Notes
Two RNAs folded together computationally: RNase P RNA and transfer RNA, 431 nucleotides in total.
RNA sequence: CGAGGAAAACAGACAGUCGCGUGGGCAGGCCGAAAGGCCGUCUAUGAGGAAAGUCCGGGCUCCACAGGGCAAGGAUAACGGGUAACGCCCGCCCAGAGCGAUCUGAGGAAAAGUGCAACAGAGAUAUACCGCCGUAUCCCCGCAGGGGGCCGCGGUAAGGGUGGAAAGGUGAGGUAAGAGCUCACCCGUCACAUGGGAACAUCGUGACGCUGUAAACUCUAUCCGGAGCAACACCGUGAUUGGAAGCAUUGGCCUGCCCGGCCGCUUCCCAGAGGUGGCUUGAGCGUGCCGGCAACGGUACGUCGAGAUAGAUGACUGUCAAAUACAGAACCCGGCUUAUAGUUUUGCUCGCAUC
RNA sequence: GAUCCGGUAGCUCAGUCGGCAGAGCAACUGCCUUUUAAGCAGUGGGUCCGGGGUUCGAAUCCCCGCCGGGUCACCA
Numbered sequence: 001c002g003a004g005g006a007a008a009a010c011a012g013a014c015a016g017u018c019g020c021g022u023g024g025g026c027a028g029g030c031c032g033a034a035a036g037g038c039c040g041u042c043u044a045u046g047a048g049g050a051a052a053g054u055c056c057g058g059g060c061u062c063c064a065c066a067g068g069g070c071a072a073g074g075a076u077a078a079c080g081g082g083u084a085a086c087g088c089c090c091g092c093c094c095a096g097a098g099c100g101a102u103c104u105g106a107g108g109a110a111a112a113g114u115g116c117a118a119c120a121g122a123g124a125u126a127u128a129c130c131g132c133c134g135u136a137u138c139c140c141c142g143c144a145g146g147g148g149g150c151c152g153c154g155g156u157a158a159g160g161g162u163g164g165a166a167a168g169g170u171g172a173g174g175u176a177a178g179a180g181c182u183c184a185c186c187c188g189u190c191a192c193a194u195g196g197g198a199a200c201a202u203c204g205u206g207a208c209g210c211u212g213u214a215a216a217c218u219c220u221a222u223c224c225g226g227a228g229c230a231a232c233a234c235c236g237u238g239a240u241u242g243g244a245a246g247c248a249u250u251g252g253c254c255u256g257c258c259c260g261g262c263c264g265c266u267u268c269c270c271a272g273a274g275g276u277g278g279c280u281u282g283a284g285c286g287u288g289c290c291g292g293c294a295a296c297g298g299u300a301c302g303u304c305g306a307g308a309u310a311g312a313u314g315a316c317u318g319u320c321a322a323a324u325a326c327a328g329a330a331c332c333c334g335g336c337u338u339a340u341a342g343u344u345u346u347g348c349u350c351g352c353a354u355c
Numbered sequence: 356g357a358u359c360c361g362g363u364a365g366c367u368c369a370g371u372c373g374g375c376a377g378a379g380c381a382a383c384u385g386c387c388u389u390u391u392a393a394g395c396a397g398u399g400g401g402u403c404c405g406g407g408g409u410u411c412g413a414a415u416c417c418c419c420g421c422c423g424g425g426u427c428a429c430c431a
Stems, first nucleotide, its partner, number of pairs: 001351004006346005012320007020046007028039004048326001052337002055335005060228004067259004073224005079091004093107001094105004108219002113217002115213003129160002131156005138149004168186006187209006193202003232277004242269006251263004284303008356427007365380004374411001382398005404420005
């Protein structure tokens, strides 16, 4: 210099004018008996890295504060750690991709059982179609030893062909022909030994040679009560417990059943202003130090950064080369996923050149 | 805001436990008819919403996204 890969930060800045939401102040104006309200003015503050999708995990609220047992259902899946918790994060193992930095992995069990494997192929979890070998009867050739052929029987998984997959691979021995039948090396599984905290690893020892599929049923281990801020609580309006029908203690509800507990239940019609709280100080954020490989934890100091309810956060001008991406809070956090113009920083890898 | 469904031919829909994507209507061609309609016979037409994964194999199973729709508030 070129190519690549990882992590992180920013998401226009400054000045001026006008406008909007929220909090606070005011010896200002108006209304009101008051509480207070409206207007004005001053001041502080005002979207995101994803506010999104609503895919996970929690807080919070109600249901009966979440009851005991069994079953069902759902979720997760190597190993160790972090966390309030998680399907998230960190580390590590294994497998795969890449020369490499690095990236990707729903990564338990197919030797508990069941199901499925279309088409092709002889045969799909067990097989004899062709081939190879042996052989009875019969036929043919030959003087004869013997040779050949049809059909049948038996042996054989080494070869052919089909398929995603055909019963470990290569070589040698062996055999009628063959075959882990035997041997050497390699591969895989299991047990032991050694190392490691574990998954796991190995020039180790022994046994064995087993199709794939669990994002099919299933099994194993662990976890899970349900609903959701339109939850829920309070004030208030409207008939001052509205009307009708059905079922009913042998009933209904709490999940299916048992135990236990609570209670009348279900449907339709009529009626159906609004307001307040929940609402933002929280597993919060920033910096330093300490522990840890890291995720993270501890500690000291500092700091307060939206809270609307038809919904504010905007517009214009000037300068900076340019101002342009995805996109707008709605109870709140921790993650994941998806969308995203451009700029900057710090490690790393490969190639080329020069010193 | 929360929650629950759906997307297959031009339209309306089947396709449940994976194995060659179908039906009705519509369209087109032919026959019939003087002609049209009706009738009869036949033909074509598919990015199974998009992308990725699991599997030998995906409309179907799993994940992510896009589009469309339903339900939930003050009740007795």
Model confidence (mean pLDDT): 77 of 100. Rfam match: Bacterial RNase P class A. Its family is annotated with dimeric ribonuclease P complex, ribonuclease P activity and tRNA processing in the Gene Ontology. The family's RNA type in Rfam is ribozyme.